[in-house]
Molecule: Guanidine-I riboswitch aptamer
Organism: Rubrivivax sp.
RNA sequence: CGAAAUGGUGGCUAGGGUUCCGGUCUCGUUGUUCCGUGUACGAGAUGUCUGGUCCGAGAGCUGCCGGCCCGGGUCGGCCAUUACCGACGCAGGCUCCACGGCGGGACAAAAGCCCGGGAGGU
Numbered sequence: 001c002g003a004a005a006u007g008g009u010g011g012c013u014a015g016g017g018u019u020c021c022g023g024u025c026u027c028g029u030u031g032u033u034c035c036g037u038g039u040a041c042g043a044g045a046u047g048u049c050u051g052g053u054c055c056g057a058g059a060g061c062u063g064c065c066g067g068c069c070c071g072g073g074u075c076g077g078c079c080a081u082u083a084c085c086g087a088c089g090c091a092g093g094c095u096c097c098a099c100g101g102c103g104g105g106a107c108a109a110a111a112g113c114c115c116g117g118g119a120g121g122u
Stems, first nucleotide, its partner, number of pairs: 007065006015055002020052002022049001023046007066095004071090001073088005097117001099120001103115003
């Protein structure tokens, strides 16, 4: 300096906003002799509304699958044995490390999501 591998995915959480549900506020209708309150319905606003739905981690947790290493076992390949090659399943081990913008993108919208193990830094 170069090549290959260091993987994929489900659930959950940190976190996130406001499409839907709910909450809160305002207005209107409802009842009636009249007025007010309440109930119910509708419209609008509100996430600096705890929530339900929803989004959600490379550097968070956890499960499954996959991969690699090693041991011996069964079967097959050669007339046979060793060696070698292949298939099958069993047991064990490993799957490391990881500081990180600005800005942009999607969905209703935002984000630790995606651009991105990027730019940059050590």